Fluoride riboswitch aptamer (crcB RNA motif) from Listeria aquatica, 61 nucleotides, folded computationally. NCBI's taxonomy places the organism under Bacteria, Bacillati, Bacillota, Bacilli, Listeria. Its mean pLDDT, the model's own confidence on a scale to 100, is 81.

[in-house]
RNA sequence: UACUGAAAAGGUGAUGGAGUUCGCCUAAAAUGUGAUAUUCGCUGAUGACUCCUAUUUAAAU
Numbered sequence: 001u002a003c004u005g006a007a008a009a010g011g012u013g014a015u016g017g018a019g020u021u022c023g024c025c026u027a028a029a030a031u032g033u034g035a036u037a038u039u040c041g042c043u044g045a046u047g048a049c050u051c052c053u054a055u056u057u058a059a060a061u
Base pairs, nucleotide, nucleotide: 009026010025011024012023013022016052017051018050019049020048021047032042033041034040035039
């Protein structure tokens, strides 16, 4: 330095924080989508559920 294994733990699931839960990864997992495509568009703050924050739309006071 490279390879392999074990243990402990951690990371991560297209835009923020927290709880619960599920999956994936061990240096990888992950990095949405459409088109006339190096530009112009579309959806969403969740992997899923709930709460908070930000943003968007509509209505009422």